[in-house]
Transfer RNA from Candidatus Sulfotelmatobacter sp., 77 nucleotides, folded computationally. The same sequence occurs in records of 6 taxa. Rfam family: tRNA. By type it is a transfer RNA. RNAcentral holds the sequence, with entries from ENA and MGnify. The organism belongs to Candidatus Sulfotelmatobacter, within Bacteria.

RNA sequence: GGGCGGUUAGCUCAGUUGGUUAGAGCACUUCCCUUACAAGGAAGGGGUCCGGGGUUCGAGUCCCUGACCGCCCACCA
Numbered sequence: 001g002g003g004c005g006g007u008u009a010g011c012u013c014a015g016u017u018g019g020u021u022a023g024a025g026c027a028c029u030u031c032c033c034u035u036a037c038a039a040g041g042a043a044g045g046g047g048u049c050c051g052g053g054g055u056u057c058g059a060g061u062c063c064c065u066g067a068c069c070g071c072c073c074a075c076c077a
Stems, first nucleotide, its partner, number of pairs: 001073007010026004019057001028044005050066005
């Protein structure tokens, strides 16, 4: 330098053809249970989806651009 993949809750990740509420597990909070802790049960909080721009009636999803992470190739030595 070229190609590909990824970025969504604290963490690991889903999210279909652009359309109806942005979700799961774990974690966290409260309560129950227990002498107490763990396990178990019930309820609850937490996001503007990496940044910017565009298309559209409507964007997590499509397009452009930037940033970061990973993999492969090439180049230099």